Predicted 3D model of a 540-nucleotide part of an RNA (large-subunit ribosomal RNA, domain I) from a Hyphomonadaceae bacterium. The RNAcentral record of the full RNA draws on ENA. The prediction has a mean pLDDT of 80. Rfam family: Bacterial large subunit ribosomal RNA.
Context: one part of a larger RNA
């Protein structure tokens, strides 16, 4: 070299607890009644996870439901439970300490207060009960006495209780920021006030995945450099709001005939147009959809109540299968059979319609809530928008970069008419035409998805799918912002090798034993190749 025979090693092949994209419904908010988030605590032992707060893997009540539990790696001891436990659902009680964090501080989970004030200790004052005693009086017996005994209550003492009062400690509790608003009492300089100060009441505040309004608002790029342009009214910052926002009921368009509110969608259209007319940017009117609603003059804000319908909680009942063979094991083959408004799935020692859990179907319950209906009361208003429209300048938003630039919006400086009037029809005149600005409010259709439930997937199957299938935003890095892994599979049951021998009372192993298998031994399915040994054969 070749054959073989063992190691390392973890690829493949097969699985899925976890992911990923969608669909339909729900929900779209939580927090001064203290939210999200977390520290620290909490178990008979208790390290983490999970719950749950000093009432601490829990406590009360209604309801469901059934023998069995006292979460999980992870056992052991103790209990608990047909007078119904565990476990499900509904409501409510506790809920340290951080935190908006709100009493003041401050290095977050800690420090230091201040005002009320049950309780508690001492003291006084009044009161009731029992128990010694004790003065006067009553009554009963006698042995007639300075006799016994009972009753009554006067004082005193001690035990125990009830009420007030003040004192002292000061535990538990509860109150004590800020800012606006509204009230009230106070109160300077300074007379009336006014600021200013207390106080009570209501309301904010912070957080959370992306949709939505609104104010700021870059560059990389492109333009084959670059400045106007472009990216782009884009990333990002701020500020606010809702379940959707936003608009929205014509001083709109159209073109001489007419439409008819807004929002979305298709188209028209990469068209008309705009552009160092470069790169580019880029409509409308019409037409076809979805959806459809108008109304009001300040429309608000409270009180609610009945009566009803419809979905909602945990729950429940649910058909139909036997033999024999192989095999550890039958659900696999054979022979005979049964159900089906249930042959979707999933599990059971291989591959189960009829074995379990279910599914097709039904039933119950009406807690909680959420929608709809319908029945009501009380009250009253107002005439149509001016520093507006328009205009000078400067910008800016319109597809339109200042242009022949109409239209919109306003920083400044001006400034009108009053329906016999006023805007608009892309400069700007005149006919014509068509609306009525300068007040409000308004559902659907449109957009999202931190989250729930339900089902699906010519999506991944453990370097794939999430960064994370597994105790992962962990271990580890970094002053920090921040970065960020690796790492599933024993066997149908742990039945997880009593027990014996070498060893060091190791480690590792032989034997014995369990299994269907131990070359399935907790380094565990399979177990390739690299790499590394034994053997044996053959070459130099």
């Nucleotide at each position: 070299c070749g054959u073989u025979u063992a190691g390392u090693g973890g690829a493949u092949g097969c699985c899925u607890u976890g992911g990923c994209g969608c669909a339909c419904a729900g929900a779209g908010g939580c927090g001064a009644u203290g939210a999200a988030a977390g520290a620290c605590g909490u178990g008979a032992u208790a390290c983490g996870c999970u719950g749950c707060g000093a009432u601490a893997a829990g406590c009360c009540c209604g309801g469901g439901g059934a023998a069995g539990a006292u979460g999980c790696g992870a056992a052991u001891a103790a209990u608990c439970u047909g007078u119904g436990a565990u476990c499900c659902c509904g409501g409510g009680a506790u809920u340290u300490c951080u935190g908006a964090a709100u009493g003041g501080g401050g290095a977050a989970a800690c420090c230091c207060a201040c005002c009320u004030u049950u309780a508690c200790a001492g003291a006084c004052c009044u009161u009731g009960a029992u128990a010694a005693u004790u003065a006067a009086c009553u009554c009963u017996c006698c042995u007639u006495g300075c006799g016994a005994g009972a009753g009554c209550c006067u004082g005193u003492u001690a035990u125990c209780g009830g009420g007030g009062u003040u004192u002292g400690u000061g535990u538990c509790a509860g109150g004590u920021a800020u800012u606006a608003a509204u009230a009230a009492c106070u109160g300077a300089a300074u007379a009336c006030a006014u600021a200013g100060g207390u106080u009570a009441u209501u309301a904010a505040a912070g957080c959370a995945a992306a949709c939505c309004c609104g104010g700021g608002g870059a560059a990389c790029u492109g333009a084959a450099a670059c400045a106007u342009c472009u990216c782009a009214u884009u990333a990002c910052c701020c500020g606010g709001a809702g379940g959707a926002a936003a608009g929205a009921a014509c001083a709109u368009c159209a073109a001489c005939c007419g439409a008819g509110a807004c929002u979305c969608c298709g188209u028209u259209a990469g068209u008309a147009g705009u552009g160092g007319c470069g790169a580019g940017c880029g409509a409308a009117c019409g037409c076809g959809g979805a959806c459809c609603a108008g109304g009001c003059c300040u429309u608000g804000c409270u009180u609610u109540g009945c009566a009803u319908a419809u979905c909602u909680a945990a729950u429940u009942c649910g058909a139909a299968c036997g033999g024999u063979c192989u095999g550890g094991g039958a659900a696999g083959g054979c022979c005979g059979a049964c159900c089906g408004u249930a042959g979707c799935g999933g599990g059971u020692g291989a591959c189960a319609g009829u074995c379990c859990c279910g599914u097709a179907g039904a039933a119950g319950u009406g807690u909680u809530g959420a929608u709809g209906u319908g029945c009501g009361a009380a009250a009253c208003u107002a005439u149509u928008g001016a520093g507006u429209a328009g205009g000078g300048c400067g910008g800016g938003a319109c597809a339109c970069g200042u242009g022949a630039a109409a239209u919109c919006c306003u920083g400044u400086c001006u400034g009108a008419a009053u329906a016999c009037g006023g805007g608009g029809g892309g400069a700007c005149c005149a006919c014509c035409c068509u609306c009525c600005a300068a007040g409000c409010c308004u559902a659907a259709g449109u957009a999202c998805u931190c989250c729930u439930g339900u089902g699906c997937g010519a999506c991944c199957g453990a370097u794939a799918g999430u960064g994370a299938a597994c105790c992962a935003g962990u271990a580890c890095c970094g002053u920090g912002a921040g970065g960020g892994a690796a790492a599933g599979g024993u066997g149908a049951a742990a039945a997880g090798u009593a027990c014996c021998c070498c060893g060091a009372c190791g480690a590792g192993g032989g034997g014995a034993g369990u299994g269907a298998a131990a070359c399935a031994g907790u380094a565990c399915c399979u177990g390739a190749a690299a790499c590394u040994g034994g053997a044996c054969g053959u070459c130099u």